RNAcentral holds the sequence, with entries from ENA and MGnify.
A computed fold for a 72-nucleotide RNA from an Actinomycetes bacterium, annotated as transfer RNA.
The coordinates come from a structure-prediction model, not an experiment, and the mean pLDDT is 82.
Its Rfam family is "tRNA". Gene Ontology term of the family: triplet codon-amino acid adaptor activity.
RNA sequence: GCCCUUGUAGCUCAGUGGCAGAGCACCUCCAUGGUAAGGAGGGGGUCGUGGGUUCAAUCCCCACCGAGGGCU
Numbered sequence: 001g002c003c004c005u006u007g008u009a010g011c012u013c014a015g016u017g018g019c020a021g022a023g024c025a026c027c028u029c030c031a032u033g034g035u036a037a038g039g040a041g042g043g044g045g046u047c048g049u050g051g052g053u054u055c056a057a058u059c060c061c062c063a064c065c066g067a068g069g070g071c072u
C1' cells in the first nucleotide's frame, strides 16, 4: 500500500429500513436476626464521525477514524 471482519448502555452482545433491546453490573424496594442467593421496580444510548439514498436509516451507499486479521 491492497483486501476482509468489526464499532449499539459501564461490560458481553442481539437487532439488518418503520418507537433502540437482552444478560450481567448500578440504584430503590420486598424478603432475612444479618449477608449471599431470590422477587418487584427504576435510571443509563447524539447506535464511531461526516455526507448521500429514502416519506422514513442502527440497518443501504461513499469517505474518514479506531480495533482485529490476511496479502505484498
Stems, first nucleotide, its partner, number of pairs: 001071007010024004018055001026042005048064005